[in-house]
Context: one part of a larger RNA
RNA sequence: UUGGGCGUAAAGGGCAGGUAGGCGGUUCUGUUAGUCGGAUGUCAAAGCCCGGGGCUCAACCCCGGACAGGCAUUCGAAACGGCAGAACUUGAGAAUGUGAGAGAUCAGUGGAAUUGAUGGUGUAGUAGUGAAAUGCGUUGAUAUCAUCAAGAACACCCAAGGCGAAGGCAACUGAUUGGCACAUUUCUGACGCUGAGCUGCGAAAGCGUGGGGAGCGAAUGGGAUUAGAUACCCCAGUAGUCCACGCCCUAAACGAUGCAUACUAGGUGCAGGGAGAAUCGACCCUUUCUGUGCCGUAGCUAACGCGUUAAGUAUGCCGCCUGGGAAGUACGAGCGCAAGCUUAAAACUC
Numbered sequence: 001u002u003g004g005g006c007g008u009a010a011a012g013g014g015c016a017g018g019u020a021g022g023c024g025g026u027u028c029u030g031u032u033a034g035u036c037g038g039a040u041g042u043c044a045a046a047g048c049c050c051g052g053g054g055c056u057c058a059a060c061c062c063c064g065g066a067c068a069g070g071c072a073u074u075c076g077a078a079a080c081g082g083c084a085g086a087a088c089u090u091g092a093g094a095a096u097g098u099g100a101g102a103g104a105u106c107a108g109u110g111g112a113a114u115u116g117a118u119g120g121u122g123u124a125g126u127a128g129u130g131a132a133a134u135g136c137g138u139u140g141a142u143a144u145c146a147u148c149a150a151g152a153a154c155a156c157c158c159a160a161g162g163c164g165a166a167g168g169c170a171a172c173u174g175a176u177u178g179g180c181a182c183a184u185u186u187c188u189g190a191c192g193c194u195g196a197g198c199u200g201c202g203a204a205a206g207c208g209u210g211g212g213g214a215g216c217g218a219a220u221g222g223g224a225u226u227a228g229a230u231a232c233c234c235c236a237g238u239a240g241u242c243c244a245c246g247c248c249c250u251a252a253a254c255g256a257u258g259c260a261u262a263c264u265a266g267g268u269g270c271a272g273g274g275a276g277a278a279u280c281g282a283c284c285c286u287u288u289c290u291g292u293g294c295c296g297u298a299g300c301u302a303a304c305g306c307g308u309u310a311a312g313u314a315u316g317c318c319g320c321c322u323g324g325g326a327a328g329u330a331c332g333a334g335c336g337c338a339a340g341c342u343u344a345a346a347a348c349u350c
Stems, first nucleotide, its partner, number of pairs: 004321003007304002012318001014201004021194003025088008034080001035077009049065006091191001092188003095184005103177007110154001114150008125136002162169002206247006215241002220236004258317006266295011299306002323350003332343004
């Protein structure tokens, strides 16, 4: 290895692009170191297997024979695979025409709210809680009106909704730009799938430099609570949260479910496109493709559940698991400014 698994028991890489490699559509021709068949030689004897014989049987021993298989040489076959050539269009891609979208980046603009400032009105409270107190307020607060300033986030629309590879993306307008779906079947003609290394992206927190700082708010101070209260509650409040550039590279990065392809009952929503029928037309109705949900058949599953968006039936490729703890640690190595990250044991112990 033959011969196990990975939704929840250990186990899917955070996500993508892609190198090597592995795997690869239909038809024809040629060829063949894979493959298949034959022959010859060889693989000591013993042993195994078959037939026969000898010890009273058996074990044991003796005689004879053969299969299967390996290697070498040689002859042949050409279905499959390889290689070479020719062709095809359904896989893949392109073109043309439509369409939807919080997909991305940059710039500008807007209103509500909040906080602050100035001025007016006005007077004793306000804020907060389970109850309070700290706090704020007669140097005039809270409330209310006007004007101005600042920063951050975009109510309703908003949905079981949409877009994106994932992380993620939501006011409006413009510029630049990526992807997707449908229709036509016009073009190319297998150009494909996966993907160790590698490269890029990657929430939040954190780090560096320079800005910014309304609200919120680790740390910290105060007030309460309590036996205590380094907490939960309250009053303040620094870093941070925001912007630019550069790092960090982790997550319950989750659908805890890798990617691709094919096949296998239906029912019912939603989103985008097409066709038919109908109509003055839009709807409604029938049907089809794509996406996104719910329920459910067969089947699968330890059960829960999954069920054409599979966890069903199969194929290709990658990643990963192998009792618990020690431990995602030590050591080594790489990366990082640091924090730390990645790779990754053992002794010992149950």

Description
A computed fold for a 350-nucleotide part of an RNA from a Candidatus Moraniibacteriota bacterium, annotated as small-subunit ribosomal RNA, central domain. It matches the Rfam family "Bacterial small subunit ribosomal RNA". Rfam links the family to the GO terms structural constituent of ribosome and ribosome. It was read from a public genome assembly. The coordinates come from a structure-prediction model, not an experiment, and the mean pLDDT is 88.